[in-house]
Context: one part of a larger RNA
């Protein structure tokens, strides 16, 4: 100057506290220690490791282990010499990787030789080997906190200080006033994007008010541009307008008016820096290190183990619920190696088939919770659903290890959870289905999207973080 104080003021933040719901105890998915093991690849570890890297581990992946196999190599550019093809198909040993045979069999050419391929020599390749404390590059965090700093000018012997301190205001170092300081950048805020109100274009594949045909029914059809609603443009807020507070300021408070009020609600942006954070296995890259192996092919294992310890989450202990029957309303995606309707088999997973859609047209698609009627009657039950049997279904060279669903038996624990600890301030939490990505298959994870729709904040002593004076 800073950094720390169980120093002091002043102020935030779901930080306490009001409050609503969970975790921590059950089972079960999922990860993380430990331990085993031929291997259980690596990395991540306080917050900021642990449903993290992995937005898909049966094979591949895959880096790990056992075995077989190779050495100019799987792959890259050159060389030097041979040879003519190579790729593919069949055959036959073989787990395969691979050799062997057989089919098949190059081009241009000035005939020297080029391209190509394959052997062979040599420089070389390769390495997910090491070192995130040699690194670049990306990221976490503090924190979307309100800071962090220049120039020039003054002060100071100097490090420095001023200015950024004060009064007040603000979500803000936001803005006023002051005042040896006057300015200025990077930060904030607006500019971007989305959602809520209107306008104006524009009307098909979306809409159907008026006419007008038709149906058993449907915007079905002819029409129309009114409405929703698509997506382009504008418009709309700005403390703008009234009263008040206040210093005649900035600003706060009510009020009007309006879809929207004071940053209208999300959202994208993350200053200078911290933690030698994290990442050499995403690239990239110095050093060191292997080169008949630590490189490179294959086939089977492994990552899926299991005395137990944690963390994250699903599903429940029920009657505000379970079961049954009927019965209504979403947004937001995805769809040509796909999506796949009507039909029809099948108790079901699913199967035949394939109309339609390169999609505002078709199709995934049945939204659920709701809301009518029934039944159960407080019980380990018609709550709950692990587990294990049997029989299936798909996908895929292949579900033994190790796949996901269906039926049909089975029917555990569990009675609401010690100490502790966790999200959440509004269309939020809780709740309730849908959809994507990754994906041959494989969601209780992730990422989104809609229906229902609360409670509670007196205050700022006190826990935790943070900011600004000032000891």
């Nucleotide at each position: 100057u800073g950094a720390c104080g169980g120093g002091g003021g002043c102020c935030c933040g779901c930080a306490c506290a009001a409050g609503c719901g969970g975790u921590g105890g059950a089972g079960c998915a999922u990860g993380c220690g430990g331990u085993u093991c031929a291997a259980u690849u690596c990395g991540a570890u306080u917050c900021c490791a642990c449903g993290c890297g992995a937005a898909g581990a049966a094979c591949c992946u895959u880096a790990c282990c056992g075995g077989g196999g190779c050495u100019u190599g799987a792959c890259a550019u050159g060389u030097c010499c041979c040879u003519g093809a190579a790729a593919g198909a069949u055959g036959u040993a073989g787990a395969g990787a691979u050799a062997c045979a057989u089919c098949c069999c190059c081009u241009c050419u000035u005939c020297g030789g080029a391209g190509c391929a394959g052997g062979u020599u040599c420089a070389c390749a390769g390495g997910u080997g090491c070192u995130g404390c040699a690194u670049g590059g990306c990221u976490g965090u503090c924190g979307u906190c309100a800071g962090c700093u220049c120039g020039u000018g003054u002060c100071g012997u100097g490090a420095g200080a001023u200015g950024u301190u004060g009064g007040g205001u603000u979500a803000a170092g936001u803005c006023c006033c002051g005042c040896a300081a006057c300015g200025a950048g990077c930060g904030c805020a607006a500019c971007c994007c989305u959602u809520g109100c209107c306008c104006u274009u524009a009307g098909u594949u979306g809409c159907c008010a008026u006419c007008a045909g038709g149906u058993a029914a449907u915007g079905c059809u002819g029409g129309g541009a009114a409405c929703u609603c698509u997506a382009a443009g504008g418009g709309g807020a700005c403390c703008g307008c009234c009263g008040g507070u206040g210093u005649c300021a900035a600003a706060c408070c009510g009020g009007a008016g309006g879809a929207a009020g004071g940053u209208g609600g999300g959202g994208a942006u993350g200053a200078c820096g911290u933690c030698a954070a994290g990442u050499c296995c995403u690239c990239a890259u110095g050093g060191c290190c292997c080169u008949u192996a630590a490189a490179c092919c294959c086939c089977g294992g492994g990552c899926u183990a299991c005395a137990c310890c944690c963390g994250u989450g699903c599903u429940a202990c029920a009657a505000u619920g379970g079961c049954c029957g009927g019965u209504a309303c979403a947004g937001a995606g995805g769809g040509c190696a796909g999506c796949a309707a009507u039909a029809c088999c099948g108790u079901g997973a699913g199967g035949u088939g394939g109309a339609g859609c390169u999609a505002a047209u078709c199709c995934c698609a049945g939204a659920a919770a709701g809301c009518c009627g029934g039944u159960c009657u407080c019980a380990g039950u018609u709550g709950g659903g692990a587990u294990u049997g049997c029989a299936g279904u798909c996908u895929g060279c292949a579900a033994c290890u190790c796949g996901a669903c269906u039926g049909c038996a089975u029917g555990a624990a569990c009675g609401c959870g010690g100490a502790a600890u966790c999200g959440c301030u509004a269309g939020u939490a809780a709740u309730c289905g849908c959809g994507g990505a990754u994906c041959a298959g494989c969601a209780u994870g992730c990422c989104g999207c809609g229906g229902u729709g609360a409670a509670u904040a007196c205050g700022u002593u006190c826990c935790c973080g943070g900011g600004c004076c000032u000891u």

Small-subunit ribosomal RNA, 3' major domain from a metagenome, 471 nucleotides, folded computationally. Model confidence (mean pLDDT): 86 of 100. The RNAcentral record of the full RNA draws on SILVA.